[in-house]
Context: one part of a larger RNA
RNA sequence: GGACGAACGCUGGCGGCACGCCUAACACAUGCAAGUCGAACGGAGAUAAUUGAGUUUACUUAGUUAUCUUAGUGGCGGACGGGUGAGUAACACGUGAGCAACCUACCUUUAGGAGAGGGAUAGCUUCUGGAAUCGGUUGGUAAUACCUCAUGACAUAUAUUGAUCGCAUGGUUGAUAUAUCAAAGAUUUAUCACCUAAAGAUGGGCUCGCGUCUGAUUAGAUAGUUGGUGAGGUAACGGCUCACCAAGUCGACGAUCAGUAGCCGGACUGAGAGGUUGAACGGCCACAUUGGGACUGAGACACGGUCCAAACUCCUACGGGAGGCAGCAGUGAGGAAUAUUGGUCAAUGGGCGCGAGCCUGAACCAGCCAAGUAGCGUGAAGGAAGACGGCCCUACGGGUUGUAAACUUCUUUUAUACGGGAAUAAGACCGUCCACGAGUGGAUGCGUGCAUGUACCGUAUGAAUAAGCAUCGGCUAACUCCGUGCCAGCAGCCGCGGUAAUACGUAGGGGGCGAGCGUUGUCC
Repeated sequence: GGACGAACGCUGGCGGCACGCCUAACACAUGCAAGUCGAACGGAGAUAAUUGAGUUUACUUAGUUAUCUUAGUGGCGGACGGGUGAGUAACACGUGAGCAACCUACCUUUAGGAGAGGGAUAGCUUCUGGAAUCGGUUGGUAAUACCUCAUGACAUAUAUUGAUCGCAUGGUUGAUAUAUCAAAGAUUUAUCACCUAAAGAUGGGCUCGCGUCUGAUUAGAUAGUUGGUGAGGUAACGGCUCACCAAGUCGACGAUCAGUAGCCGGACUGAGAGGUUGAACGGCCACAUUGGGACUGAGACACGGUCCAAACUCCUACGGGAGGCAGCAGUGAGGAAUAUUGGUCAAUGGGCGCGAGCCUGAACCAGCCAAGUAGCGUGAAGGAAGACGGCCCUACGGGUUGUAAACUUCUUUUAUACGGGAAUAAGACCGUCCACGAGUGGAUGCGUGCAUGUACCGUAUGAAUAAGCAUCGGCUAACUCCGUGCCAGCAGCCGCGGUAAUACGUAGGGGGCGAGCGUUGUCC
């Protein structure tokens, strides 16, 4: 000198962009943050119309039709999105390879299929336990829930056989035989769903080379340890697990142990080499009060699922129960220190749905903060009686503040008031028309804005609403007077102060930066 997720002191006009618990991965009141589908299913309820009966003549009851709502069964999604960095020195990450050892819901393409039956169960109903969470029991019921049979290969397994290829184990492919396995319907008739197989895409899993902090005042470490055979297990390879056998394996090219730490793209600095760092944004990993376990599922060993244990908090009828903000706000605590219990799904994106649409503290916006960055302003031109006042000198003439002010002319960024007023919106649905490859494309009509009456533009008014901070001995740009008298004090280093202090404290003046300035901390 530069930089900062900064803090503190003094000061403070504006809007743009971006940032904002670095400390206690401390504890959390309250609200919200993951639902959706009635075009899978049987019910229940509401409204309207209509038919019949009763009749108090506008009500009750039974049925049908239509519309709406939906607790439950069922499907898909809650493995994404959002948060944090505790752990981790590791194939965690980065980079480059490999899998002839693997999986992949939804999506796309291709080929084929969707036949016949059955038994339950929730909701509901009966009875009933319990303070509560939550149950038990009777009866009957539906499905795209569940099960059985059929059909079946380019699937899988086994056996026989032919061809061909490779980096080893081996791979690919043809033929034959045997065995095994599937399905679901809905509807507004346009479609959308369902099953099997193959391929793709996307996402993941595993293996390896190289790279990745400090300590030797840590020198030996290791028994599933190292390898083999066999078996089990996994989507898959593998001591991943187990039985048996062998005695190996790692290590001064630093094993083991201890400490510290999420890694990277990047960021800061530097001429570079390098050093430091990993806030925000993006990729990967790990975690979800602490520890452990599995279930479901294409995918989890699952932040707002489940089970067990522990600590803590809360409820209790003392028998027993409930909870998890490192989601968004917000509270307490800690701290030098870090914001609103805001608005909208309009856009972008996600989930579900044929769709309309619903949900979305993702996201987009708004609020607070000079915490950062870049920009604008606080006026411009003229104006010498070089005014008054202040300060300094004095030979009383002066010097300086200083074109500074006053005064004249002008401008109106900003401010205030009034008026006009966006872009961000492309669509989707529905209706009509056209084209063809027949469910897509195009045209047109209807119609959607939180931010927002905001940005922006115009008019009017009037210099009107707007300057500070630290410093002046040398380093280092900038000097005098007064006060003080080794006192009070200053100080980054050298050092100032003991009666003429350019170094302390005022004042005047000067140089510096400027809505900031200075101090402290950290890095280069």